The part of an RNA shown here (small-subunit ribosomal RNA, 3' major domain) has 470 nucleotides and comes from an uncultured bacterium. It matches the Rfam family "Bacterial small subunit ribosomal RNA". Gene Ontology terms of the family: structural constituent of ribosome and ribosome. Its mean pLDDT, the model's own confidence on a scale to 100, is 83.
Context: one part of a larger RNA
RNA sequence: UGACGGGGGCCCGCACAAGCGGUGGAGCAUGUGGUUUAAUUCGAUGAUACGCGAGGAACCUUACCUAGGCUAGAAUGCGCGUGACCGCUCCAGAGAUGGAGCUUUCCUUCGGGACACAAAGCAAGGUGCUGCAUGGCUGUCGUCAGCUCGUGCCGUGAGGUGUUGGGUUAAGUCCCGCAACGAGCGCAACCCCUAUCUUUAGUUGCCAGCACGUAAUGGUGGGGACUCUAGAGAGACUGCCUUCGCAAGAAGUGAGGAAGGUGGGGACGACGUCAAGUCAUCAUGGCCCUUACGCCUAGGGCUACACACGUGCUACAAUGGCGCAUACAGAGGGUUGCGAGCUGGUAACAGUAAGCCAAUCUCAAAAAGUGCGUCUCAGUUCGGAUUGAGGUCUGCAACUCGACCUCAUGAAGCUGGAAUCGCUAGUAAUCGCGUAUCAGCAAUGACGCGGUGAAUACGUUCCCGGGCCU
Repeated sequence: UGACGGGGGCCCGCACAAGCGGUGGAGCAUGUGGUUUAAUUCGAUGAUACGCGAGGAACCUUACCUAGGCUAGAAUGCGCGUGACCGCUCCAGAGAUGGAGCUUUCCUUCGGGACACAAAGCAAGGUGCUGCAUGGCUGUCGUCAGCUCGUGCCGUGAGGUGUUGGGUUAAGUCCCGCAACGAGCGCAACCCCUAUCUUUAGUUGCCAGCACGUAAUGGUGGGGACUCUAGAGAGACUGCCUUCGCAAGAAGUGAGGAAGGUGGGGACGACGUCAAGUCAUCAUGGCCCUUACGCCUAGGGCUACACACGUGCUACAAUGGCGCAUACAGAGGGUUGCGAGCUGGUAACAGUAAGCCAAUCUCAAAAAGUGCGUCUCAGUUCGGAUUGAGGUCUGCAACUCGACCUCAUGAAGCUGGAAUCGCUAGUAAUCGCGUAUCAGCAAUGACGCGGUGAAUACGUUCCCGGGCCU
C1' cells in the first nucleotide's frame, strides 16, 4: 500500500423477508459423468461446464473405428513436354479405383492462350501437441462505481494528499468545506425501439362523406378525413406551485400533461481479476508426422446402458377432459419456393391448379377465450409411456438410426424427503404464432412475437454478493 477478520460504522442488490410459480418424486426428451466398446471423435468442469461449441450426427457432416487403396499427393501458383479433355458403352470391385472399346478440340493480333494429362523440382498437407509461448474473440466480478494522471504540497523512503469530511444521488451524481488546483478512462447524455401530438406523402394500405354494384366483400368510380405505413419535427427540463434546506436536492391522490422526476426497453461493459475459456472458427511462435499423425473410399460409430447428476417437456385432473359452434393478434418466411380453390383419402398426404419475386398472392387454423352439451371423483371419458399391425413423406438409401398418420394396446403417476431455483408489472404465471439451421428430422431446444394477466415488499436482525470509511 493492499487483502483478509465468526472487528466496527454507513449504504446497495429478488440477497433475505412478504408473495406467486417451479425443481427435487413419475414417464419421456436432451446434455454430462461413469461403465461398455474395434470406435463409442474432440473440447467445456463451483459460482463463470452439463438443451454448452452443435442455429439440424441416416450417407455427407466426421475429426473416431474396421477394411480396401494413393504417395508431389484432395486444392492453388511457377516452369518443362504432349494434344487432347469431356462424354458414351462394357468388364472386375463394397466403392475408391483399375482395364477395354467408341468419339474427339476451341480462340488467335500466329507470339501464344484456354483446358486436360504425364514426369522431376520449388512450394504441400496435419481437427497432431502446447490457450502455461501468443493474436483475436469471449465468460465472470459487474452496468458494480470505481480506476488513474499532470503540477503543487507533505514524507528519508515505500507512499500520501487530490479521491478524505458534512450533505445528496441510481452514480467519484451534484453541492458545501478543505494544500490542494486541474485533467483523463468510466457514470450520465449523444444512438435505436416504444408511449402522445403536428406536418409531408397516399400504393399494394384505409373508407367518413358522394355514387355504382353484389347473395356477400373497399368489389368499382372516387376521396386523404380516419387507421396505418415511413420521413421530418414538437414534447419532460424538478420547467411551474407549496413545504423543508446555505446549496445540491427531497417530499406532495399539487397543477398542467399522452407521458413526471433516469417514462419503459435495447445497444453500450473503466483500470483490472481468475496463468479463467478457446491452437477444433480463424491467425500464429515452437515441437512433432512425411509410402503417414497426410489423402481417397465402403461399412460401422458419435444414437451403446446396471447406474448417478444437470436442464426441460407432459402429467397426476372438474379453475378439468371430450364434442359441436363461434370471436380477437403481432412479428416473420416464400421462385429448386409459398401454394389458394377443387377432387380422392378417416388421416398423414396425393392429384390438378389460380395467384404471388409479395402492405397486392400465400404459409394462416391463432390458442387460451365465449356459447351449448356431456363426463361426476374413479387410476376414470385423467394420464399418455410402451408395444403390435397397417400406411404417408423426404431422400441413392430410413436395418443399426428419421418424422408424421390411423387402428389397437393403455405403464408409472393421486402434487413429490432433505434441500433448492426464478420472478417487483404488462413482470410472474398461462396461451398459442413465427424464424434460423434444414432434402427430411429426432425442436419438448434456441431466438423472437403477440393474447390473457396477478400477488407481495412490514423492514434490513439474519444468509449471499458488492461499495465507502475505519

The full RNA is in RNAcentral, with records from ENA, Greengenes and SILVA.